The prediction has a mean pLDDT of 86. This is a predicted structure of a 79-nucleotide RNA (c-di-GMP-I riboswitch aptamer) from a Gemmataceae bacterium. Its Rfam family is "c-di-GMP-I riboswitch aptamer". Rfam describes the family as follows. GEMM was predicted in a large-scale screen for bacterial structured RNA regulatory elements. Of the family's consensus pairs, 95% are formed in the model.
């Protein structure tokens, strides 16, 4: 080092919800709040999804990495 994750230790993050503000929406930002998370750290690349101001269906833009791959990066240290 690669790989693996324990009823280890220190330490992290934070879903549902509520408050306030943004945005047409998906959605997102702080607070509070923990359901789970060993990358639940980071990148829309590739598939899924979901929005887009009466509706579809194309284009074309957007949202989601907590939906799944991939790709960068990291802590601890039993078996």
């Nucleotide at each position: 080092c690669c790989g693996c994750g324990a009823c280890a230790a220190a330490g992290g993050c934070a879903a549902a919800c509520c408050a306030u503000c943004c945005g047409c929406a998906a959605g997102g930002a702080u607070g509070g709040g923990a359901c789970g998370c060993a990358a639940a750290g980071c990148c829309a690349u590739g598939g899924g999804u979901c929005c887009u101001u009466c509706u579809c269906c194309c284009c074309a833009g957007g949202a989601u990495u907590g939906c799944c791959a991939g790709g960068c990066u990291a802590c601890c240290g039993a078996a």